A computed fold for a 73-nucleotide RNA from Chlamydomonas reinhardtii, annotated as transfer RNA.
Its Rfam family is "tRNA". Rfam links the family to the GO term triplet codon-amino acid adaptor activity.
The coordinates come from a structure-prediction model, not an experiment, and the mean pLDDT is 81.
The same sequence occurs in records of 5 taxa.

[in-house]
RNA sequence: UUCGCUAUAGUCUAGGCGGUCAGGAUACAGGAUUCUCACUCCUGAGACCCGGGUUCGAGUCCCGGUAGCGAAA
Numbered sequence: 001u002u003c004g005c006u007a008u009a010g011u012c013u014a015g016g017c018g019g020u021c022a023g024g025a026u027a028c029a030g031g032a033u034u035c036u037c038a039c040u041c042c043u044g045a046g047a048c049c050c051g052g053g054u055u056c057g058a059g060u061c062c063c064g065g066u067a068g069c070g071a072a073a
Base pairs, nucleotide, nucleotide: 001072002071003070004069005068006067007066010026011025012024013023019056028044029043030042031041032040049065050064051063052062053061
């Protein structure tokens, strides 16, 4: 320098050919249970890497960028 892959809560992740409130686990907060803690149960808050484009509608498609990983030279 060129090419490929990846980017979704604090962490790990699902999301077929664009459409319901973006789902689950764990962690966190509140409550129930307990003499207390833990376990267990209930409830709650929290996320689509960034900027554009296409579209009635984008996590998803297109373009550019950033970061990580890999390959070639």